RNA sequence: AUUUCCGCAUCGCUGAGUUUUCCGUAAGGGAAAACGGGGGAACCAAUCGGUUUAUUGGGGUGAAUUUCGCGCAGAGCUUGCUCACGGGCUCCCGCGCGGAUAGGGCGACUCUCGCGUCCGAACCCGUCAGCUAACCUCGUAAGCGUGAAGAGAGAGGUACG
Numbered sequence: 001a002u003u004u005c006c007g008c009a010u011c012g013c014u015g016a017g018u019u020u021u022c023c024g025u026a027a028g029g030g031a032a033a034a035c036g037g038g039g040g041a042a043c044c045a046a047u048c049g050g051u052u053u054a055u056u057g058g059g060g061u062g063a064a065u066u067u068c069g070c071g072c073a074g075a076g077c078u079u080g081c082u083c084a085c086g087g088g089c090u091c092c093c094g095c096g097c098g099g100a101u102a103g104g105g106c107g108a109c110u111c112u113c114g115c116g117u118c119c120g121a122a123c124c125c126g127u128c129a130g131c132u133a134a135c136c137u138c139g140u141a142a143g144c145g146u147g148a149a150g151a152g153a154g155a156g157g158u159a160c161g
Base pairs, nucleotide, nucleotide: 011145012144013143014142018033019032020031021030022029023028034140035139036138037137038136039135044130057128058125059124060123061122066100067099068098069097070096071095072094074091075090076089077088078087079086080085103119104118105117106116107115109154110153111152112151113150
């Protein structure tokens, strides 16, 4: 000097998930504001679909939908004389892997253009809910660490005089 890792502070990111305050020694228990979600009339919408049986009911939060391929499980049909067992075709709400995609982030003021990069999950309700004023009700987490591909326009701040 460079790179990597760890810790702390500041700062920053996804997200609604922040701030103030009261009681209490504390643990903990409240309140308000702010932000976010659910339920809930009229009107409108819907009314040949829905439910039940086999199978696969419906709905909510969220960007996280819709698909294609392969493999496995399952179901049906068919075939090898029958069973066992094997093969073929079709379906497939399930599981795993991979590709794409509606859509959604990040690259440290805002917008436009551009370039690069990432996500495209998970959970919940419990047979039930369209929209929805009044009204009722719930939440205040969790997890992380970008920056040399920029250009234009605008806004703001600091220092010096």
Molecule: c-di-AMP riboswitch aptamer (ydaO/yuaA leader)
Organism: Paenibacillus flagellatus